Predicted 3D model of a 72-nucleotide RNA (Pistol ribozyme). The model forms 100% of the base pairs in the Rfam consensus. Its Rfam family is "Pistol ribozyme". Rfam links the family to the GO term catalytic activity. The literature on the family includes a 2015 paper in Nat Chem Biol by Weinberg et al., "New classes of self-cleaving ribozymes revealed by comparative genomics analysis".
[in-house]
RNA sequence: AGUGGUCAUAGCCACUAUAAAUAGGGCUUUAAGCUAUGAGCGUUACCCGUCAAAUUUGACGGGUAGGUAGUC
Numbered sequence: 001a002g003u004g005g006u007c008a009u010a011g012c013c014a015c016u017a018u019a020a021a022u023a024g025g026g027c028u029u030u031a032a033g034c035u036a037u038g039a040g041c042g043u044u045a046c047c048c049g050u051c052a053a054a055u056u057u058g059a060c061g062g063g064u065a066g067g068u069a070g071u072c
Base pairs, nucleotide, nucleotide: 001016002015003014004013005012006039007038008037009036010035011034025072026071027070028069033041043066044065045064046063047062048061049060050059051058052057053056
């Protein structure tokens, strides 16, 4: 200097041509992804539609809600 850890800014961490990760303070916990603010990308619950299988499942699309928590 660049790339990555969902996106923007700041931080933290890792890597060096690759895009991952056991890193991002420790432990426990949560579907909830490193932290803060905002977003609501992934994701979780419910509802609706289409399709497939066959009566309840799966895939896709849409809507509403959630946006881990505790402790040192």